[in-house]
RNA sequence: UAUUCCUUAUCGCUAAAUUUCCGUAAUGGAAAACGGGGGAACCAAUCUUGAAGACUUGCCGAGAAAGCGGGCAUUCUUCGAAUGGGGUGAAUCCUGAUCCGUCAGGUAGGGCGACUCUCGCCGUCCGAAUCCGUCAGCUAACCUCGUCAGCGUUGAAUGAGAGAAGGG
Numbered sequence: 001u002a003u004u005c006c007u008u009a010u011c012g013c014u015a016a017a018u019u020u021c022c023g024u025a026a027u028g029g030a031a032a033a034c035g036g037g038g039g040a041a042c043c044a045a046u047c048u049u050g051a052a053g054a055c056u057u058g059c060c061g062a063g064a065a066a067g068c069g070g071g072c073a074u075u076c077u078u079c080g081a082a083u084g085g086g087g088u089g090a091a092u093c094c095u096g097a098u099c100c101g102u103c104a105g106g107u108a109g110g111g112c113g114a115c116u117c118u119c120g121c122c123g124u125c126c127g128a129a130u131c132c133g134u135c136a137g138c139u140a141a142c143c144u145c146g147u148c149a150g151c152g153u154u155g156a157a158u159g160a161g162a163g164a165a166g167g168g
Stems, first nucleotide, its partner, number of pairs: 011152004018032005033147006043137001048081007057073003060069002084135001085132004093106005109126005115163006
């Protein structure tokens, strides 16, 4: 001098996930703040799919009319097939390969780049997971739930505008 590892203070990042008060031997309780779910009116929404049959109602066709035609929609019956629907979250979708375990590429969308916000530009990363259990649209009042977890560090790209703080 360079690189790697460990520890610690400070500072910082994702996320709603922070602060204060009371109390216990310990487990705990409450409030504020931030966040999620359920829940009227109005508005919105409209019944998975295949086959066969009936002809309930309306439209249509020809007819003087009754009836006829299943042509369109609707209603009903029978027999099959199929994990339906929803929540948190940025995390959806597409293509290819596959030893069917998965892998690769892209993408809607999202994060970071150090005073904050907005716009532009550049770089970089993510593009998961999980819960409810046949149920939920919006939704005032009202009801109810959460306060976890995981990381980085001497380094923190850039232009403009507004604001804040500090210094001269």
The RNA shown here (c-di-AMP riboswitch aptamer (ydaO/yuaA leader)) has 168 nucleotides and comes from Paenibacillus sp. NEAU-GSW1. Model confidence (mean pLDDT): 75 of 100.